[in-house]
Molecule: transfer RNA
Organism: Deltaproteobacteria bacterium
Parts: sequence; structure tokens; C1' cells
RNA sequence: GCCCGGGUGGCGGAAUGGUAGACGCGGGCGACUUAAAAUCGCCUGGCCGCUGGCCGUGCAGGUUCGAGUCCUGCCCCGGGCACCA
Repeated sequence: GCCCGGGUGGCGGAAUGGUAGACGCGGGCGACUUAAAAUCGCCUGGCCGCUGGCCGUGCAGGUUCGAGUCCUGCCCCGGGCACCA
């Protein structure tokens, strides 16, 4: 340099054009208990003026009514190939 796969919360990951983060782990609060463990219930991306609003899928653009998903360029990670006089 070329080819292939990948980048999404604290972690593993789901969603392959139509409510992003299902489900699990971890965490928080509560119930139960003399107490704890186990179990059960609720909550858990970020920010704000918090019954709500705004933003968010590596970065920058594009297509579309609508993009994590499709297209272009770039960055990073993993693998393969080539070069290595």
C1' cells in the first nucleotide's frame, strides 16, 4: 500500500431504513431479616429550566419524510496479502 471484519451506556451486547441501547452483568433505592446473604420490586446513556425538553451509535459530509443501518472521505482496533534490494 491492497483486501476483509469491527468501533453503540460502567461492561458484554440487541436493533440491518421506522420509539437506539432489548436481554444479561454491574450499580442505586426499597421490601423481607435481629442483622446480613439469598430472593423480590422499582430505577439505571448524557445534559437541562426534570409529569417535560434537548442531545447522543468513532469523526466529517451526503442520500432519505426518516440513518446505528445505505453512499463518500478520514481516524482507530483486529485479521489476511503484498513489499522488505